[in-house]
Molecule: small-subunit ribosomal RNA
Organism: metagenome
RNA sequence: AGAGUUUGAUCCUGGCUCAGAACGAACGCUGGCGGCGCGUUUUAAGCAUGCAAGUCGAACGGUAGUAGAGUGCUUGCACUCUAUGAGAGUGGCGAACGGGUGAGUAACACGUAGGUAAUCUAUCUUAGGGUCUGGGAUAGCUUGUGGAAACACAGGGUAAUACCGGAUACGACCUGACUGUUAAGGUUAGGGGAAAGCCGCUUAGGCGGCGCCCUUUGCUGAGCCUGCGGCUCAUUAGUUAGUUGGUAGGGUAACGGCCUACCAAGGCGACGAUGAGUAGCCGGCCUGAGAGGGUGAUCGGCCACACUGGGAUUGAGACACGGCCCAGACUUCUACGGAAGGCAGCAGCUAAGAAUCUUCCGCAAUGGGGGAAACCCUGACGGAGCGACGCCGCGUGAACGAAGAAGGCCGGAAGGUUGUAAAGUUCUUUUCCUGGGGGAGAAUAACCGCCGGAGGGAAUGCCGGCGGGAUGACGUGAACCAGGGAAUAAGCCCCGGCUAAUUACGUGCCAGCAGCCGCGGUAACACGUAAGGGGCGAGCGUUGUUCGGAUUUAUUGGGCGUAAAGGGCGUGUAGGCGGUGAGGUAAGUCUGGUGUGAAAUAUCCCGGCUCAACCGGGAGAGCGCGCUGGAAACUGUCUUACUUGAGUGAUGGAGGGGGAGCUGGAAUUCCUGGUGUAGGGGUGGGGUCUGUGGGGGUCAGGAAGGACACCGGAGGCGAAGGCGAGCUCCUGGCCAUUUACUGACGCUGAGGCGCGAAAGCGUGGGGAGCGAACAGGAUUAGGUGCCCUGGUAGUCCACGCUGUAAACGAUGUGCACUGGGUGUUGGUCCUGAGAGGAUCAGUGCCGUAGCAAACGCGUUAAGUGCACCGCCUGGGGAGUAUGCUCGCAAGGGUGAAACUCAAAGGAAUUGACGGGGGCCCGCACAAGCGGUGGAGCAUGUGGUUUAGUUCGGCGGUGCGCGGGGGGCCUUACCAGGGCUUGACAUAGACACGACGGUUGUGGGGGUGCAGCUUCUCUUCGGAGCGUGUUUACAGGUGCUGCAUGGCUGUCGUCAGCUCGUGCUGUGGGGUGUUGGGUUGGGUCCCGCAACGAGCGCAACCCUUGCUGUCUGUUGCCAGCAGGUAGUGCUGGGGGCUCGGACGGUACUGCCGGUGGCAGACCGGAGGAAGGUGGGGACGACGUCAAGUCAUCAUGGCCCUUAUGUCCUGGGCUACACACGUGCUACAAUGGUCGGUACAGAGCGACGCGGGACCGCGAGGUAGGGCGGGUCGCAGAGGACCGAUCUCAGUUCGGAUUGAAGUCUGGGGCCCGACUUCAUGAAGCUGGAAUCGCUAGUAAUCGCGCGUCAGCGUGGCGCGGUGAAUAUGUUCCCGGGCCUUGUACACACCGCCCGUCACACCACCCGAGUUGGGGGUACCCGAAGUCGCUCGUCUGACCAGCAGUGGGGGACGGUGCCGAAGGUAUGCCUGGUAAGGGGGGUGAAGUCGUAACAAGGUA
Repeated sequence: AGAGUUUGAUCCUGGCUCAGAACGAACGCUGGCGGCGCGUUUUAAGCAUGCAAGUCGAACGGUAGUAGAGUGCUUGCACUCUAUGAGAGUGGCGAACGGGUGAGUAACACGUAGGUAAUCUAUCUUAGGGUCUGGGAUAGCUUGUGGAAACACAGGGUAAUACCGGAUACGACCUGACUGUUAAGGUUAGGGGAAAGCCGCUUAGGCGGCGCCCUUUGCUGAGCCUGCGGCUCAUUAGUUAGUUGGUAGGGUAACGGCCUACCAAGGCGACGAUGAGUAGCCGGCCUGAGAGGGUGAUCGGCCACACUGGGAUUGAGACACGGCCCAGACUUCUACGGAAGGCAGCAGCUAAGAAUCUUCCGCAAUGGGGGAAACCCUGACGGAGCGACGCCGCGUGAACGAAGAAGGCCGGAAGGUUGUAAAGUUCUUUUCCUGGGGGAGAAUAACCGCCGGAGGGAAUGCCGGCGGGAUGACGUGAACCAGGGAAUAAGCCCCGGCUAAUUACGUGCCAGCAGCCGCGGUAACACGUAAGGGGCGAGCGUUGUUCGGAUUUAUUGGGCGUAAAGGGCGUGUAGGCGGUGAGGUAAGUCUGGUGUGAAAUAUCCCGGCUCAACCGGGAGAGCGCGCUGGAAACUGUCUUACUUGAGUGAUGGAGGGGGAGCUGGAAUUCCUGGUGUAGGGGUGGGGUCUGUGGGGGUCAGGAAGGACACCGGAGGCGAAGGCGAGCUCCUGGCCAUUUACUGACGCUGAGGCGCGAAAGCGUGGGGAGCGAACAGGAUUAGGUGCCCUGGUAGUCCACGCUGUAAACGAUGUGCACUGGGUGUUGGUCCUGAGAGGAUCAGUGCCGUAGCAAACGCGUUAAGUGCACCGCCUGGGGAGUAUGCUCGCAAGGGUGAAACUCAAAGGAAUUGACGGGGGCCCGCACAAGCGGUGGAGCAUGUGGUUUAGUUCGGCGGUGCGCGGGGGGCCUUACCAGGGCUUGACAUAGACACGACGGUUGUGGGGGUGCAGCUUCUCUUCGGAGCGUGUUUACAGGUGCUGCAUGGCUGUCGUCAGCUCGUGCUGUGGGGUGUUGGGUUGGGUCCCGCAACGAGCGCAACCCUUGCUGUCUGUUGCCAGCAGGUAGUGCUGGGGGCUCGGACGGUACUGCCGGUGGCAGACCGGAGGAAGGUGGGGACGACGUCAAGUCAUCAUGGCCCUUAUGUCCUGGGCUACACACGUGCUACAAUGGUCGGUACAGAGCGACGCGGGACCGCGAGGUAGGGCGGGUCGCAGAGGACCGAUCUCAGUUCGGAUUGAAGUCUGGGGCCCGACUUCAUGAAGCUGGAAUCGCUAGUAAUCGCGCGUCAGCGUGGCGCGGUGAAUAUGUUCCCGGGCCUUGUACACACCGCCCGUCACACCACCCGAGUUGGGGGUACCCGAAGUCGCUCGUCUGACCAGCAGUGGGGGACGGUGCCGAAGGUAUGCCUGGUAAGGGGGGUGAAGUCGUAACAAGGUA
């Protein structure tokens, strides 16, 4: 520090996801040790049991008990004394600390800085003074009573440091006076209020100590007040009656509406009141570069609470966790009458939960309470236990060790790897086990000794110091020593990319994985296992949460033309910001000093535990707040001045700016009349409609309403919406020029207010044309549409409402700055007054810099800055729901969430596509000729059938295709019968000697059995060959053409496809290859940021057409010669034909024209051939996962007495049908018969087979010749000549069938071909549709060959005869180039929308129903404070001789307030719900085709 993911690829925007760190964690697997920490985050739910706050006998009365002594004696009791002394009680202090928890609380609760002159403070401390004198009770105790208990009551008697009276009392306090201060103060008079004793010593006088009372000082703690600071929601906008203030009083320690009465009507709030939700706050902790964000466990500070709610009492302090009273809920006890309780103390239990510990030890240390002290108490605390919960440290051994062991895994093998790893040898002992002694944590108290000091008459004592001086929970501790022995100790996750680390097997869209992208459908580096590897390590992963990455809320540090995002426009309030000069001030700002910013934490340095974690010490920091001194540039503020910003007046100017009124012509429709006759209208074509009752057309007149042609423009005006005939009136804004005036009056603008197209709404008018809805007609599969004929609202006017638009420049307003060019509108100035130039204000285009993802913007900015406002933060859900608000309604404004997806988007690129455009080709169409589709048959296919009808091939690019020839074989299929190293190959071992031939026999055959016959070489060891047995292995037309090679089809013989370098673009990419011409052609030329090159095209190759030379048998025969019945038959010849070889020829070369001086095209000449002469071979980059595992080869998988192999028979030949390809026809351009000519290319030895003879014939017999330019197949046929048939199902046609044969073959039944005789079917030119062909072509005619024993209508070749048509490119199909649009990229056979149906999910509404919380009004009203009361009782004090009275008190009664409770009402917020609603998701469902191309109606 980044990475993955939208695309075919690219750039951008943007979300999602990952790598990091952290945790009071939990879960899974695993687990050796130690140190230091941490441990109910859930239910402030409920709790059994024990403990957690007591102590003081030196405050008091006094006792049980125990020990000793004594007395009485009924010898076991009673009593007395001494010592000790529990428990309980009175009294004092403490219990308000310590400990727990975070429910409540949005608050002066907390933090920080201040105030208190508005206050209190026990113990402690400082200072001063005092401690005198009396009195009456009461608990305990005892007696008795009630009660189950808890407990209560009555009588009697008792003490105090308990209580009360009096004396004294400087202050404090109250009242008055004087003085004084802003205020606090001082002086004085009156009133008024205290106390307690205990212990020690003593020379008995007192002294000392601890207490007590009054006053005072300080410390500490607390109360109250204030500035500032820190949550969310405005879908909470108004709130408040003690409310805000005043006066008087009450109350408090104290200010105060804190409370009461009266008076006033205020207080708070957009700088967010009130309400709702959430929450203890902070130091800190986590994260982060920081700024920030998150958090508030442990430790520390503060607050709040103690079952829930209320209340007071005591006290220095409480409205009190382990106190009291009341109410409520719950639990327990009960004798049913009543009682008791509060773990959010420490342990522990139950429940809840993913989840959080021992009912431990000790007061030894630290701290706290009481005490004079010893000491007691202390679940605070110190320790131990449990838990890998966290952090830190250590270990599980170290060195050597290659035969690179065995085993595992991988590999065809070689070998690789695990791996120096192991084993083995040597060594060490941290840890572990056993044993041993064992520092420190302990300071000091009482007490003892010594020294010093103050005071005193002495003693006890007091103050300070030194030495001695008991006490250890942990603890069988740590550390150390000794002995033993490698001994006790390794796992977890991952290995497709991100992300470090790969192979094999299994599985087969299954099982499963997954953080994101995504893996898995038979070769999975992604699932599971193994091996290997990577990472971390007593842990490792997962889950959850937080920050980071995320500049993805942007202060640092983002944006808004098209990605999300500028308010429809203006005016203006608050607010924000604001020109120039001078002076003052000092709020902001800067700076010095100072206080604070607790400690801990964090940082740095140093130190202590062996290190570290941990702990100790020091430093700095703590960006904040307060006080104070200074500075004065900037901001603020005050004063004063200025003119440039802004404005006003004057002089001119342009304009569809606005409002009202008046006027006008053209057109349209209607009405009336004339003329006139059959249509009109409308459409793609039609129909509905209209017209003989007179339309349309035409002429004249009239009426109505609405809109204003030309001018008119990239033009003008307005803030926007918007504004267009002319004239008049009223009125707003703008521009220019020159000057006068005001003197910052300015810019922006949340709310507010106003304006605001069309449609719509209300009321009243108006209504010609147009025209939602609606009707009819068409179209269509349908057509609630597009088209047509009509037509109502509406469109128009007036008034009112609505308040929205793609209200767009998709671009907020204002100001300033930053090259130009060229139009245009309005004004001013200069100018031979023409043009032109300058300048201001508008409005367009092109472009520099710059900006931008690109497109583009570019002085009219989207550039560079400033000021202010509005808005955005992934897509969908959704501009929906709900709440509020506006509206008459329609609807508008504001505006979510659950859930769901891994994208949704912008711009540009390359393709592909378009019922987009341009250009151009092709038997593509058109023009022609002949077919197919109808018939019969042949053949292939589908289907069906079958035991089996083997398999493959399926649009074009399958179907007379693989197959170039299925009776057996072939053969792969079926049935049956056999074989198992096999029908076939190689190798090893062993045995045998043949293999084979022949005969007989069983059998359907393969084959079995029997008889006869029978090897070669040899160095004699054996070898070769063969058979049998056995082991490796053979074999497979079994699967996968979607694992492959090779080969092939197709686009397409279409003209394309690319590269290097350069240039260009952020990039994909472009350029070149586009453009202008031209060509069959990316063929060539020209131009050009391109220049070249490659694969294709063409040419080179074969063949054919002309020709030359050479050659010359088996070919040829002109001339010469010979010969035959006849024939180049023979001698000979090379002239010719022909064959072969090698050459030549054609190149737009020549001429004319066109064209750009090019390339080229057109015409012509010559020529056998002319513009590629004809034909062939040859097929670019690639496409179709095209075809073939059954030609062959081949990976993987599968079978192995069978999926191999042999054999017999059957099948591939089936047959209601359907299709493709053909043959033969339907006839006279013909059939039949007879006659007569003319090819080319081939083939032939298990062959072609002449001639001869036989047969009607197929053919047979026998066999000359020929391995071929020699012989044979071999008669070419149509044509031609002649005869006949005469339009008919025929002398057409030949299917089918019968009979008899021939040939091949081992064998023609299923199932061959052919022959003869007989038979003589359909068919009379073929619907929709569709195929081939552009010249020696189509058509037509025959011949040959391959396969092959035989078999052809098929295939491949060959020649004979031999046409028609092409004006042309509108259309169909296919293709090429350029361009355009695109939401397509599996690429239009694409993409994609909505309803409906089904399933699931979350949500909204909802009659209701059921909880929770707050408010208001009223009722009831506990405890209790306060007030009132004189009903009852009454120790201290007062009066009195007394009775008694007074004062005061208690109880009772009562009033205000008052918790819980009740009633009513309305609000907020949950749960649940019949039913209703839309939304999302889901594999292949239904219906249509809305959008993307002009998407077929933009």